[in-house]
RNA sequence: GGGCCCGUAGCUCAACGGUUAGAGCGCAGAGCUUAUACCUCUGUGGUUGCAGGUUCGAUUCCUGCCGGGCCUA
Numbered sequence: 001g002g003g004c005c006c007g008u009a010g011c012u013c014a015a016c017g018g019u020u021a022g023a024g025c026g027c028a029g030a031g032c033u034u035a036u037a038c039c040u041c042u043g044u045g046g047u048u049g050c051a052g053g054u055u056c057g058a059u060u061c062c063u064g065c066c067g068g069g070c071c072u073a
Stems, first nucleotide, its partner, number of pairs: 001072007010025004018056001026044006049065005
């Protein structure tokens, strides 16, 4: 340089082009306990990498850029 894949919550990941983008872990509070942990309940979570385009409607489709990974020369 060329090709392919990925980028969504603090972390790991979901989400057929259509309801308010969700789950687990985490974190906070309460219960329980002499206390901590475990456990239970409640709460807390987002510029969907950036900029455009298509569309009535984009996390999803298209283009460019940025970042990461793999293969190849």
Molecule: transfer RNA
Organism: Candidatus Uhrbacteria bacterium